The prediction has a mean pLDDT of 85. A computed fold for a 476-nucleotide part of an RNA from Eubacterium pyruvativorans, annotated as small-subunit ribosomal RNA, 3' major domain. The RNAcentral record of the full RNA draws on ENA and SILVA. Lineage of the source: Bacteria > Bacillota > Eubacteriales > Eubacteriaceae > Eubacterium.

[in-house]
Context: one part of a larger RNA
C1' cells in the first nucleotide's frame, strides 16, 4: 500500500422489518440435468446457465443421423480450349431425390471484322470449402459487482525507500455534491447537467382531426367556423426564487405561500479505473492446428418433439369480491399493398363468399375488466378444464412422426399447497384486455400499450449486499 476479519465506529440498498401478491402442492407449456436413441447437433454452468443464444425445428432453417450421389465442388480469382441457346422459362416422363432423358419457347452485346466483353460447358492446377480444435494465443461485442462513489494525474511538501499528502477532519449531500478548515495548490474520468419522454402553459398552423354559435342530417353527414379538443414544431415555466425558523453569519435542512409541478417533479438513454485467464472461434473477424474424393457439398428420410426420473421459469385453476347468459359503455400504442380487409350474405362455430375503402391523424385490424338485469346455493358443483373419441375449419408440394384453430361428446387431479422461497414504497403492486416483431402456418415466451387500482413503512438489533474512516494480520 491492498486484501481479509463470526473486529470498531458512521452510512445507503425492497437488505430486512411493517405490509400485499406469488413461488415451493396439481394439470399443462417452456428450457436444463439425467436416461434413452442410428441422432437426439452445437453452446450457456452460483448471483451474472436454465421461456438464456432461438424476434417463433413439418421440408427448409440444420450444424446431428441413415442411405443415395458429387470431386476445381453449392461460392471467389487466374490460365487453356470449346460454344454462342449449351444457360433459362414452360411441359411431359424418370428417381426416393439431385440435367437423369426427351419436348417446347426464347436466339447475346459491342465491333476497326482481327476480335473484345458477357454467359455457360470441357480441362489442368494454385486453389475454393470445413457451424473441425484452441474464448486459456486474441480483436470485436457482451454479462457482473453499480448508475455503487468511486478512480488517478501534474506540480510542491514529507519520507533512506515502498509510499504518503492532495482524496483525510468537521457540518452536508442521491452523489470526492457543496461549504468550513488543513502542506497543499490545481487538473482528468467518473457525478450532476445537457439528449428524448411525461406533467402546465403560450404562439405559429388547422386536414385526414375537433364542433361553442347558425343552418342541415339517421350521423360533425353537408355548408360554416378553427373557439375548444387534438396534433406537432418553436418558446415559457421550478431556481430553495419569496416567508419564517434551525445551523456557524456557510453548505444545506425544516415548515409555509405561492403554483399544473417543490427542493433531482416521474420515467428513459448514458455505465469511471478496474474484477472475474467470466462469456462468445457457432453473428462476425482472426493467429496457430487439423480435414481435402472428405471433417467439403447435394439430395431424400429421419432427428433437435425421445421419457423411468429431478430442477428452474411461466400459463390455468381450486370458485360466489365467483360461473353462465342478455344488453348497456369507455382506451392508448402499433400494424397493414404476393397487404390490411368493411357493409352484405352462407355456416352453431372455426371459417367460407363478397369485395367496398385505404400506401392510410381519412379506410382497416378492433378491446375487456366494468356498469345494469337473470341464474346457479358451497356441491368436486351450471367451479376447474387435462386426456381422449368423432366431425370438421385453415396455412402450406406437404401436417403420420411433428402445426394452429372449431363444434359434438369425454371430463382427470385440483377444496390454497412442508421446509423453504421471489417481486414490489404509487399511478406502483395486483388484475383486465389490445398491439407489435419473427412469422406460408405455428406463443401461456419476448417487446411494448393503455383500462381499474390498492396495503404498508415503527425502525436499522438481526440476514445479504455495498460505501469512508480506523484497527487487528504468521496473506500478497
Nucleotide at each position: 500500500u491492498g486484501a481479509c476479519g463470526g473486529g470498531g465506529a458512521c452510512c445507503c440498498g425492497c437488505a430486512c422489518a411493517a405490509g400485499c401478491a406469488g413461488c415451493g402442492g396439481a394439470g399443462c407449456a417452456u428450457g436444463u440435468g439425467g436416461u434413452u436413441u442410428a441422432a437426439u447437433u452445437c453452446g450457456a454452468a452460483g448471483c451474472a446457465a436454465c421461456g438464456c443464444g432461438a424476434a417463433g425445428a413439418a421440408c427448409c432453417u440444420u450444424a446431428c443421423c441413415a442411405g443415395a450421389g458429387c470431386u476445381u465442388g453449392a461460392c471467389a480469382u487466374c490460365c487453356u480450349c470449346c460454344u454462342g441457346a449449351a444457360a433459362g422459362g414452360c411441359c411431359g416422363g424418370g428417381u426416393a431425390a439431385u440435367g437423369c432423358c426427351g419436348g417446347u419457347c426464347c436466339u447475346c452485346u459491342c465491333u476497326u471484322c482481327g476480335g473484345a466483353g458477357c454467359a455457360g460447358g470441357a480441362g489442368u492446377g494454385a486453389c475454393a470449402g470445413g457451424u473441425g480444435g484452441u474464448g486459456c494465443a486474441u480483436g470485436g461485442u457482451u454479462g457482473u459487482c453499480g448508475u455503487c462513489a468511486g478512480c488517478u494525474c501534474g506540480u510542491g511538501u514529507c519520507g533512506u525507500g515502498a509510499g504518503a499528502u492532495g482524496u483525510u477532519g468537521g457540518g452536508u449531500u442521491a452523489a470526492g455534491u457543496c461549504c468550513c478548515g488543513c502542506a497543499a495548490c490545481g487538473a482528468g474520468c467518473g457525478c450532476a447537467a445537457c439528449c428524448c419522454u411525461u406533467g402546465c402553459u403560450g404562439u405559429c398552423a388547422g386536414u385526414u382531426g375537433c364542433c361553442a354559435u347558425c343552418a342541415u342530417u339517421g350521423a360533425g353527414u353537408u355548408g360554416g367556423g378553427c373557439a375548444c379538443u387534438c396534433u406537432g414544431a418553436c418558446g415559457g415555466g421550478a431556481c430553495u426564487g419569496c416567508c419564517g425558523g434551525g445551523g456557524a453569519u456557510a453548505a444545506c435542512c425544516c415548515g409555509g405561500a405561492g403554483g399544473a409541478a417543490g427542493g433531482c417533479g416521474g420515467g428513459g438513454a448514458u455505465g469511471a479505473c478496474g474484477u472475474c485467464a467470466a462469456a462468445u472461434c457457432a453473428u462476425c473477424a482472426u493467429g496457430c492446428c487439423c480435414c481435402u474424393u472428405a471433417u467439403g457439398u447435394u439430395c431424400u428420410g429421419g432427428g433437435c418433439g425421445a421419457c423411468a426420473c429431478a430442477c428452474g421459469u411461466g400459463c390455468u385453476a381450486c370458485a360466489a369480491u365467483g360461473g353462465c347468459c342478455a344488453g348497456c359503455a369507455c382506451a392508448a400504442a402499433g400494424g397493414g399493398a404476393u397487404g390490411c380487409g368493411a357493409a352484405g350474405g352462407a355456416g352453431c362455430g372455426a371459417u367460407c363468399c363478397g369485395g367496398a375503402g385505404c400506401g392510410a391523424a381519412c379506410c382497416c385490424c378492433a378491446a375487456a375488466a366494468g356498469c345494469u338485469g337473470g341464474u346457479c346455493c358451497c356441491a368436486g358443483u351450471u367451479c376447474g378444464g387435462a386426456c381422449u373419441g368423432c366431425a370438421g375449419g385453415c396455412u402450406g408440394a406437404a401436417a403420420c412422426c411433428c402445426g394452429c384453430c372449431u363444434g359434438c361428446a369425454c371430463g382427470a387431479a385440483g377444496u390454497u399447497g412442508g421446509a423453504g422461497u421471489u417481486g414490489c414504497u404509487a399511478g406502483u403492486a395486483a388484475u383486465c384486455g389490445c398491439g407489435g416483431a419473427u412469422c406460408a402456418g405455428a406463443a401461456u415466451g419476448c417487446c411494448g400499450c393503455g383500462g381499474u387500482g390498492a396495503a404498508u413503512g415503527c425502525g436499522u438489533u438481526c440476514c445479504c449486499g455495498g460505501g469512508u474512516c480506523u484497527u487487528g494480520u504468521a496473506c500478497a